[in-house]
Molecule: transfer RNA
Organism: Candidatus Aenigmatarchaeota archaeon
RNA sequence: GCCCUGGUAGCUCAGAGGUAGAGCAACUGGCUGUUAACCAGGAGGUCGGGAGUUCAAAUCUCCCCCAGGGCG
Repeated sequence: GCCCUGGUAGCUCAGAGGUAGAGCAACUGGCUGUUAACCAGGAGGUCGGGAGUUCAAAUCUCCCCCAGGGCG
């Protein structure tokens, strides 16, 4: 330098044009003599950045950034 994969909640990951989700963690309440466990609940997101296409973009296109891998 070229190619491929990935970047979404604090963490691990789903979601492949039409309302952004789960598990765990954290938080609040219940339970308990207390803690853990268990039960219930509410919150937490510029979807890596920018531009484009579209009525509509996490999703498609282009450029850039970051991580991993391959080729030279």